[in-house]
RNA sequence: GGGCGAUUAGCUCAGUUGGAUAGAGCGCCACCUUCACAAGGUGGAGGUCACCCGUUCAAGUCGGGUAUCGCCCA
Repeated sequence: GGGCGAUUAGCUCAGUUGGAUAGAGCGCCACCUUCACAAGGUGGAGGUCACCCGUUCAAGUCGGGUAUCGCCCA
């Protein structure tokens, strides 16, 4: 230098053919329960879907570029 893949909550990850409000598990907070802790139950907070631009009535999803990480080639 070239090719491929990944980037979505604090962490690990889903997200279908572009369509209604962006989700799960773990974690965090409050309450219930307990003498207390854990486990369990109920509720809640937490998101610029890496960033920029474009396509579209509509983008996490499609196109271009940039960045970071991983693998391969030279």
The RNA shown here (transfer RNA) has 74 nucleotides and comes from a marine sediment metagenome. Its mean pLDDT, the model's own confidence on a scale to 100, is 80. Rfam family: tRNA. RNAcentral holds the sequence, with entries from MGnify.